[in-house]
Context: one part of a larger RNA
Parts: sequence; C1' cells; structure tokens
RNA sequence: UGACGGGGGCUCACACAAGCGGUGGAGGAUGCUGCUUAAUUCGAAGCAACGCGAAGAACCUUACCCGGGCUUGAACUGCACGGAUGCCCCAUCCGAAAGGAGUAGGGCUGCCUUCGGGUGAAACGUGUAGAGGUGUUGCAUGGCUGUCGUCAGCUCGUGUCGUGAGAUGUCGGGUUAAGUCCCUUAACGAGCGAAACCCUUGUCGCUAGUUGCCAGCAGUUCGGCUGGGCACUCUAACGAGACUGCCGGUGUCAAACCGGAGGAAGGUGGGGACGACGUCAAGUCAUCAUGGCCCUUACGUCCGGGGCUGCAAGCGUCCUACAAUGGUCGGUACAAUGGGAAGCGAGAUCGCGAGAUGGAGCAAAUCCCUAAAAGCCGGCCUCAGUUCGGAUUGUGGGCUGCAAUUCGCCCACAUGAAGUCGGAAUCGCUAGUAAUCGCGCAACAGCAUGGCGCGGUGAAUAUGUUCCUGAGCAUUGUACA
Repeated sequence: UGACGGGGGCUCACACAAGCGGUGGAGGAUGCUGCUUAAUUCGAAGCAACGCGAAGAACCUUACCCGGGCUUGAACUGCACGGAUGCCCCAUCCGAAAGGAGUAGGGCUGCCUUCGGGUGAAACGUGUAGAGGUGUUGCAUGGCUGUCGUCAGCUCGUGUCGUGAGAUGUCGGGUUAAGUCCCUUAACGAGCGAAACCCUUGUCGCUAGUUGCCAGCAGUUCGGCUGGGCACUCUAACGAGACUGCCGGUGUCAAACCGGAGGAAGGUGGGGACGACGUCAAGUCAUCAUGGCCCUUACGUCCGGGGCUGCAAGCGUCCUACAAUGGUCGGUACAAUGGGAAGCGAGAUCGCGAGAUGGAGCAAAUCCCUAAAAGCCGGCCUCAGUUCGGAUUGUGGGCUGCAAUUCGCCCACAUGAAGUCGGAAUCGCUAGUAAUCGCGCAACAGCAUGGCGCGGUGAAUAUGUUCCUGAGCAUUGUACA
C1' cells in the first nucleotide's frame, strides 16, 4: 500500500421489512445430469451453466454412428506436360443414392494464317506445389461477450512531505442519484468515468394533406360513399418548452434542501442506447481470424439409412390446472406494434372443423393478414373429482413437404389420468409497475408453452434500516501478500 475480520462508524440497493403474485406438490413442454446406445455430435458448470450457443435436428442442417463410394479431391491458386485430345444434351448398363462403366446419335469447339501450319486463352487429362480438417490447445492469441455494476469510482502532471515503499491531491464540514456541487485546505490543475450531448414517450406551434372529419354545407344506395374542406384526429420534418428560472422558509451572505406558484410536464419528468481503471488464466480455436501441434486413399470429401427425439431416476426454466372473482352457450364493444410478391390473400361456395375451391384487391397510412381477448348483456351449471381439469389412448380426416415409421403441426368424434392450492426451502415486482388478457414479428416449406416486441384492464404496500445479502467511504486490528 492492499486484502481480510462471526471489529466498530456513516451511507446505499426490491437487500430486509410492508405488500401482491409465484416456484418447490400434479400433468405436460423444454434444457441439463445420469443411464442406455453402433451413435445418442460438440460446447456452456455457483451467483454470471441448465426454453444457454440453437431466430426453429423428418432429409438438408450435422459436426455423431453404420454402410457404399472418391483421392489434386465438393470449393481455391499456381507450375510442368499433353495436345483438340475435349465439352454439353439425349438414350444404355450396375447401383439405395453417390459413384462407376462407357458406346450409337445430335449440338458446340478459340486466335493468327501464305490453308502447309503456328499458337496457346477457357475447358479437359496426367503429374506436382499445395488444398481440406466443426482435429487439439480459450492456460499461446486477436476479436467479441458475461460479471462485479450504471456501482462511483480509477488515475495523471507539477508542487510539497517522507531515507524509502509511498503519502498528499481523492482527507475534513455540509450536500447529491453521483469524486454532484459548495466551503475549508500544501496543494494547484487535468484526464477516464458520473452528468450532458443521441433515440423514444408526454404538451404546444409552424409546414404539409388521396389517413382523418357531418366539425359546417350539399347529395346519398347510409358505407367518408360522393361533391367539397384541412378545422379536428393522425402522420413526419422543423421548432418551442424545464433552467431550481420565480416566490417563501431553512442553511455558513454557500452548495443545497423543504414548501408554493405558474405549467402538459418540476427538480435526473418516464423509458432506452451508452458500461471507467480493472477482477474472475471467467466464456468462446464450433461465428470469424490466428501461432504451435496433429491427419493427408484420411481426423479430407460425396451419398443412403440411422442418431442428435433413446428412459429406472434427479435438477433447472416454463405452460396448463386444481375452479363459482369460475366453466359453458348466445349476443355485443373497444387496440397497438408489425408483416406481405416464389407473398398477404378479401367477398362468395363447399366442409361440424382443420381446411378446400376460387381468385377481387394490394409492392400497400389506400388492399390483405385482422377475429383482438379479457370486458359488457342474457341463459344454464350449484360445490361434485363436477358442465372443474385436460394428460393419455383409439378411430377418421386436413396441411406442409421428394418423403411425416423412427420423428411434424392441426381438426372431429370417442376416451377422460393426476390434480381439491402444494414440506423444508426459494423467486419476481415500488406504477401504467405487479397481476391478468389477447395481438404481432424474427428464424421458418412445415413446426412455439421459447425469444423479441405491442397494446387492453389495472392493484396492494413502503412504519423503517435492528437483522439477512451485496456494495461504497473513511477508520481500526492482523503472525496474510
């Protein structure tokens, strides 16, 4: 100087407390361990691995296994030799395909030329240098990422002090979300962080009007449908607005705090992006790149099939429930984000339905996906393993796709399991949040209870910092570095 302490002090955080809803019990989905297997490819491992890499394993993917093939190779760049040998199409044979065998027929076959020939670009063949490797080492690495932690810290120049390591500054008194700012001060300044600058949301104005509007007028088949109009809503570019600016109080004539006014918004308005010096030899050689090592008729590469989906058991994350604040049937209302051409697909018809036929319109504020659901109104159910719950299984059907047996999703009928609120323990959340309800998108032929977004309805509680956990500051002890 650090690190550590079941040392003390100050402070903070959904850390506890106060509340609300869960997990742990059931069934299922998914990941992991284990076991099994020819293979069940590999990685991730307390927090910070385990719906993680994977924004989507039937083939492909695919890295694994079995079998069948190829060997300058599936893709790349040279060199040497050959010389028009050659290439493509179609028919043939072996084969599961890949691949191999190779002939009849047809098409193409450069440039120069004295038409004798010369030349060698592309292709092809042979050889060679080399290709190739998801083989190994993340403890050789780059890059990227997680984590402490959006915690308030981490440092430097000069000066001063100290023999020196080093200290000071960065301490102290206040204050702040903050090493934020003020005062004091052997320190004076500065940098990386914090804040601000950026995006979005909340108010208004201006500009603009093939979205919106009976707002005011006219027509109307009652549909902004038409004329007409940009007032409003909205859209999207520009601008205004919030700065403790104003008032009162407290405070060291400070920083700041408390209250108030005005205001759509008030003291960082809400949300996001943004992550200091560093820590964990943290993660990744399987995104990519890359040193070393290793394989080279195989650890490369192609194909068919299988596996990654196996199931005594254990764990994590979720979904659905156990019901009456509910279930079911009928009627009826109100969103936002997004997506659409090998696409979205309306009205109509058929089907109980999944869906099918068909194809209007739309490269989309114009058409379509699109129905929002919870909600509201009314009927039934009356506390039961039930009109709760939907697992499992049977049969029939639909869709995608070359192909749904291993191993997809959906529909109908039948079947109707466990489950009556969950031990020890444990998680999330402070407001448009939790809880609850549906909708969209990415990847994708098909496949969502996952992921990322969107809006609807919309709470309870916070007396407080004794305790648990983590963190910051100064201090103290230490036989630790």
A computed fold for a 481-nucleotide part of an RNA from an uncultured organism, annotated as small-subunit ribosomal RNA, 3' major domain. Model confidence (mean pLDDT): 82 of 100. The full RNA is in RNAcentral, with records from ENA, Greengenes and SILVA.